[in-house]
Molecule: transfer RNA
Organism: uncultured Clostridia bacterium
C1' cells in the first nucleotide's frame, strides 16, 4: 500500500426495510420495606434553555442525497481482520 468488517449514553448493545434515536440489561441517583442492612419493588438516568406544558441539539468526523439519514453516496480518522 490493496480488499474487507466495525465506530451508538458511564458500559455492554438494538433500531440494516430510510419514518418518534437510544429498546433490553448492567452501572448509577431517589424512594418504599427493614431495628438496621441484604434481597425485592417503585420512579429517574445523553447535552442546553425553560417554573412548567414544551423546545433546540446530539448516533467517529466533514460534506451530499431526500420531505425526512443511525441507516443511502463521497471523503476523512481510528480499530480489528486478510492479502502482499
Nucleotide at each position: 500500500g490493496c480488499c474487507g468488517a466495525a465506530g451508538u449514553g458511564g458500559c455492554g448493545g438494538a433500531a440494516u426495510u430510510g419514518g418518534c434515536a437510544g429498546a433490553c440489561g448492567c452501572a448509577a441517583g431517589g424512594g418504599a420495606c427493614u431495628u438496621a442492612a441484604a434481597a425485592u419493588c417503585c420512579c429517574u438516568c445523553g447535552g442546553g434553555a425553560g417554573c412548567a406544558a414544551u423546545c433546540c441539539c446530539g448516533u467517529a468526523c466533514c460534506g451530499g442525497u431526500u420531505c425526512g439519514a443511525g441507516u443511502c453516496c463521497g471523503g476523512u480518522c481510528u480499530u480489528c481482520g486478510g492479502c502482499a